Annotation: A computed fold for a 1496-nucleotide RNA from Galdieria sulphuraria, annotated as small-subunit ribosomal RNA. The coordinates come from a structure-prediction model, not an experiment, and the mean pLDDT is 83. Rfam family: Bacterial small subunit ribosomal RNA.

[in-house]
RNA sequence: AAAUAUAAUGGAGAGUUUGAUCCUGGCUCAGGAUUAACGCUGGCGGUAUGCCUAACACAUGCAAGUCGUACGAGAAUUUUAUUCUAGUGGCGGACGGGUGAGUAACACGUGAGAAUCUACCUCUAGGAGGGGGAUAACAGUUGGAAACGAUUGCUAAAACCCCAUAUGCCAUUAUUGGUGAAAAAGAUUUAUCUGCCUGGAGAUGAGCUCGCGGCUGAUUAGCUAGUUGGUAAGGUAAUGGCUUACCAAGGCGACGAUCAGUAGCUGGUCUUAGAGGAUGAUCAGCCACACUGGAACUGAGAUACGGUCCAGACUCCUACGGGAGGCAGCAGUGGGGAAUUUUCCACAAUGGGCGAAAGCCUGAUGGAGCAAUACCGUGUGAGGGAUGAAGGCCUGUGGGUUGUAAACCUCUUUUUUCAGGAAAGAAAAUUUGACGGUACCUGAAGAAUAAGCAUCGGCUAACUCCGUGCCAGCAGCCGCGGUAAUACGGAGGAUGCAAGCGUUAUCCGGAAUCACUGGGCGUAAAGCGUCUGUAGGUGGUUUAUCAAGUCUGUUGUUAAAGCUUGAGGCUUAACCUCAAAAAAGCAGUGGAAACUGAUAGACUAGAGAAUGGUAGGGGCAGAGAGAAUUCUCAGUGUAGCGGUGAAAUGCGUAGAUAUUGAGAAGAAUACCGAUAGCGAAGGCGCUCUGCUGGGCCAUUGCUGACACUCAGAGACGAAAGCUAGGGGAGCAAAUGGGAUUAGAUACCCCAGUAGUCCUAGCCGUAAACUAUGGAUACUAGAUGUUGUGUGAGUAAAAUUGUGCAGUAUCGAAGCUAACGCGUUAAGUAUCCCGCCUGGGAAGUACGCUCGCAAGAGUGAAACUCAAAGGAAUUGACGGGGACCCGCACAAGCGGUGGAGCAUGUGGUUUAAUUCGAUGCAACGCGAAGAACCUUACCAGGACUUGACAUGUUACUAAUUUCCUUGAAAGAGGAAAGUGCCUUUGGGAAAGUAAACACAGGUGGUGCAUGGCUGUCGUCAGCUCGUGUCGUGAGAUGUUGGGUUAAGUCCCGCAACGAGCGCAACCCUUGUCUUUAGUUACCAUCAUUAAGUUGGGGACUUUAAAGAGACUGCCGGUGAUAAACCGGAGGAAGGUAAGGAUGAGGUCAAGUCAUCAUGCCCCUUAUGUCCUGGGCUACACACGUGCUACAAUGGUUAGGACAAUAAGUCGCAAAUUCGUGAGAACUAGCUAAUCUUAUAAACCUAAUCUCAGUACGGAUUGUAGGCUGCAACUCGCCUACAUGAAGACGGAAUCGCUAGUAAUCGCUGGUCAGCUACACAGCGGUGAAUACGUUCCCGGGUCUUGUACACACCGCCCGUCACACCAUGGGAGCUGGCCAUGUCCGAAAUCAUUACUCUAACCUUAAUGGAGGAGGAUGCCUAAGGCAGGGCUAGUGACUGGGGUGAAGUCGUAACAAGGUAGCCGUACUGGAAGGUGCGGCUGGAUUACCUCCUUU
Repeated sequence: AAAUAUAAUGGAGAGUUUGAUCCUGGCUCAGGAUUAACGCUGGCGGUAUGCCUAACACAUGCAAGUCGUACGAGAAUUUUAUUCUAGUGGCGGACGGGUGAGUAACACGUGAGAAUCUACCUCUAGGAGGGGGAUAACAGUUGGAAACGAUUGCUAAAACCCCAUAUGCCAUUAUUGGUGAAAAAGAUUUAUCUGCCUGGAGAUGAGCUCGCGGCUGAUUAGCUAGUUGGUAAGGUAAUGGCUUACCAAGGCGACGAUCAGUAGCUGGUCUUAGAGGAUGAUCAGCCACACUGGAACUGAGAUACGGUCCAGACUCCUACGGGAGGCAGCAGUGGGGAAUUUUCCACAAUGGGCGAAAGCCUGAUGGAGCAAUACCGUGUGAGGGAUGAAGGCCUGUGGGUUGUAAACCUCUUUUUUCAGGAAAGAAAAUUUGACGGUACCUGAAGAAUAAGCAUCGGCUAACUCCGUGCCAGCAGCCGCGGUAAUACGGAGGAUGCAAGCGUUAUCCGGAAUCACUGGGCGUAAAGCGUCUGUAGGUGGUUUAUCAAGUCUGUUGUUAAAGCUUGAGGCUUAACCUCAAAAAAGCAGUGGAAACUGAUAGACUAGAGAAUGGUAGGGGCAGAGAGAAUUCUCAGUGUAGCGGUGAAAUGCGUAGAUAUUGAGAAGAAUACCGAUAGCGAAGGCGCUCUGCUGGGCCAUUGCUGACACUCAGAGACGAAAGCUAGGGGAGCAAAUGGGAUUAGAUACCCCAGUAGUCCUAGCCGUAAACUAUGGAUACUAGAUGUUGUGUGAGUAAAAUUGUGCAGUAUCGAAGCUAACGCGUUAAGUAUCCCGCCUGGGAAGUACGCUCGCAAGAGUGAAACUCAAAGGAAUUGACGGGGACCCGCACAAGCGGUGGAGCAUGUGGUUUAAUUCGAUGCAACGCGAAGAACCUUACCAGGACUUGACAUGUUACUAAUUUCCUUGAAAGAGGAAAGUGCCUUUGGGAAAGUAAACACAGGUGGUGCAUGGCUGUCGUCAGCUCGUGUCGUGAGAUGUUGGGUUAAGUCCCGCAACGAGCGCAACCCUUGUCUUUAGUUACCAUCAUUAAGUUGGGGACUUUAAAGAGACUGCCGGUGAUAAACCGGAGGAAGGUAAGGAUGAGGUCAAGUCAUCAUGCCCCUUAUGUCCUGGGCUACACACGUGCUACAAUGGUUAGGACAAUAAGUCGCAAAUUCGUGAGAACUAGCUAAUCUUAUAAACCUAAUCUCAGUACGGAUUGUAGGCUGCAACUCGCCUACAUGAAGACGGAAUCGCUAGUAAUCGCUGGUCAGCUACACAGCGGUGAAUACGUUCCCGGGUCUUGUACACACCGCCCGUCACACCAUGGGAGCUGGCCAUGUCCGAAAUCAUUACUCUAACCUUAAUGGAGGAGGAUGCCUAAGGCAGGGCUAGUGACUGGGGUGAAGUCGUAACAAGGUAGCCGUACUGGAAGGUGCGGCUGGAUUACCUCCUUU
């Protein structure tokens, strides 16, 4: 490489924890199956199946009889031969049929075995001779209601008995002895048939013994007295403690005895890829049972389903004396239950019993009936048919869909109905068929008689409308439903399956979710706190043998059926028949010898030992030392000390604290000290001494696998705690006091007891942690450090290599869900042990063991949830950190908060005080202007196609004026007027009337929306493409070093680029130039009262176009960058100033009352019109403003300088009148021309002189003016008079960084007028201060923690209160089961018997013997009684905790440094979470330091 042969046919996932991700992990689904049931529906046929519950009780009928060829007798008749029958006798009722209660057992399965029996049947050998006595039936008498008897007499047999015989059996001295049968029957065709007895053999069936196999619980650990064995005897068909006596003290058990619970076992069946798991209906094998319990009899066989006896319960009959019964046979009834059939036909077939046979019997069986209960088959029509009919549904109104579906035309007849024919099953010549006139065949009629059920949010194939509105309801899981529900209910449509469909229940699967195949344990559940070590498991190199394991051949067996394969038969299939095959198991036997094992021997690499060194807080005991603390004494000394965030309690003039000296006591050992050392772990630290354990290194000549791990067991085991005795300086649970606080059983402070210390004992637990069991081997390195050996080096060192043993950090491969681990593995492998299997309930309850106690160890369930959890990611948040910015603070100036008034809001009131806006970001906001109107609100009066729009019809020109009534709207009436276009029909505009479509709504929902707007915030951010990294969410870019107002720019970098934002581009102001000068301007020239006019185009100015500023230049700093600092020039300098401009998003932010708009609501009213009222109310509270409180001022008089802007329904000059508001009259102006229009603060002069004033102006009175139909509610202004509070404002709080704050006036919009002190603009005068970023507030970036993601307004813990649920304890109460002791003791077997009776045989004649029967007694014993006990179930006043439950109470323990870091163990304590003490852990944030590592 090719060929051949053999084997094999088969394994799918999904949903759900999260904002998202990966993992762990549970829950759930898709599949198959069923002795099923339920709901809706239902044409036919075939084949199967059909009480799973009450082994509950049963009416009625049937289910086992047969033989006259065993016997006597009787009866009938067709009257001389047949038939029938009760009884005696024989065989059979031990089979067949039912059920699964009991049973955990040699019961079953499988494979072996020896000490046995076996009727009928087959084969074989032999025999059948001689006798005898009874008895039922029957007849008579008699008891009883009955069932059933009692007694006298007669009789037969193949019934019973005796003798003889004997190939059998027993014994034996091997010669014999003993024992022990029968029916000479029956029939007839006279030759046979059927029987009988004794042996032997076979077959069949049965009994017995043993190995192995198959349930749960250790919260069942010890069990056993005929128990285990022996001897002897008995007994049995047979072995055997099966039974008895005696002897011995055994036997079983952690490889699970005993006990408890559950259960018939198997072939098989269901499922599965398989391994397994579950199950034991029908069919077949075995067992057990027959109302419950016990017992024997008969028999070949029973301890007997349709036999007997006894006891018990129940039912029935009864004349009350006594009797009868047993469907877990077939039908059937009641009951139970979700639930399971006819009181059918036949022995025709197959089989069984009896018989010589005919035959009889057979609810076995063969069939039919009922049930869609299951499987299988088949049909409900086929072809054509578009105007894509009607109807339904939807619709964007066009249409779409139902849908070739129907109608209609043509065809067929499986099925149906009717008629006719007609089997096989029968063997055997005749006869014999329940099924059944059935299957099947032929003919006729006519699409005729025949479709439902479930689902349609995802998983999961299939979508819309209407109704409903967290309701009604759905739901397998996730979850739907709160007004647009593909999830509820209905409809249309669709999908799936189909005479069924769906639901429920159960089993397997998926589930690798108990993992043998095939899982795990650092952090998810899970390594015992540590060590020693028994059983057990595993085990180095080598030789030989054996053959237990192992491998291989073969033999037997593993019933049949079933499964599989191949054929065949029913039209097919299901079903049935035949044949083949069959892995694996068990047992026997032959072989192989590599590996494991066993035996015998050898070896030295594991292990141990010896010798020499060596480090050390290893352990125990004793002795000693100094510093500090407290106390005592004494001295000095004086008013405080102490303590805290701040204080107070406390100590102190009786002298404290401080300081000096002396003394006492107890406890602990600074510095050295270190990711250094030692120890098994806990743990161990001053010095010295003694005793003692272990390690490491080096050397080697010893032993020779002696090893590893270890259930149970034993030892040690921090702290706290307990007992007894000491000790007690400091510290310090508890406790007391002081603070803090709403409270403070705490944190802080002052005291302080147990305890902490020692001795002796107990306890036995910790975050006992490396959250990492031990041993062995292998698998890159780098760097430190400890001990020790060795090489180089040195005088000795330092230093530098190299081994072994520790101890650390980084890291390759590899592993891991990730984090991380990484020769000290969490890598690669082997061995052994321990442990895990969703969260909670719960390390709880009960039980047991230990403990003085505290408690420890072991350790559940009901119930409940669909999650709980690990690692990492992005955000958000932190009373975490770092950096940065901002009128954020600070430095300043001026205010608000106090007064009066104005205005808005809340509240209150009201007929109404319309509505909205509500922290910043509502409150002089919508409203740039409520007397009517506005107006939306209220009262009253009116209208209903409407005040407004479009469409239809009819009529009228439109329109104007007047009168009556009324509050008006409106109602009624009168008059005037006849227009425009025209094809002469009519039309346009306007008005009136009618009916209907419709109008209308400032009604609701801003949480259904559009649009618009606010806010963070003019903050510097927000993203994308490609690439790369990561399993992934994601990351990188966007971080870092600088810099900026800025993600602005530069540099670096696994990133490279890009977009929206920033900046710039736009407008205004500031400088200059050019152009152009009217209504503006006027230097020069004229002129005038006057830029008035001529003129000018210079200036100012106007308004168009340009220029100008860019870190461009210089110096410095910086990385030579970006940039910053300083300077020059310049009108302006680093964004020149101001404005417009608002990224992605957040707040369900605001607005349905600007507008638009979905849905809902109103429709003689929630629409419309009108009059009047209200929005203007008023004990009060808040916001925003104005005016003030005065001398930097008020008043009077005089004087100076703006800009924006507006004006014909207008601005209005001048003049006159009026104190004035204003009025009258009237130029000019459609505006750089005229007007509003005197700007004010300011300047000059005078006065006031610190007071409630000559401040302040509220309030009120009177008189006026203006607007307007109309100023009462409710306008503004003027004059005179009046002259309130207020003397600079508590806590608190606001604005502003330069032409800004402050201050002064002016203009405009809205508008008849005005509440404007508001708002939007304009100009005049014109400051102070900023050291700086510690703090407050807001924001940005990076980082860190997180149990948050609705994102801290988060999450979340415990008590208490309420409701419900399951459960523990509980004085007890009531059942069930089990064993023990004891009493009584039925029936029956056995034994005994001196009582009674007694045909066969013996003997000989008796009141005989043997034997038998009965009675009695004894042993044993069921049921029953009594007693205490064990287990278990139900219930129980009260009581304990637990769980669950939209909006209860108290606090706030945990998550951030969670505001006192948390947690573990223990002790005390408190309403509760909890607090505190002691020891431990990091699964603690932050900051600094040390050490180590990496890089330079």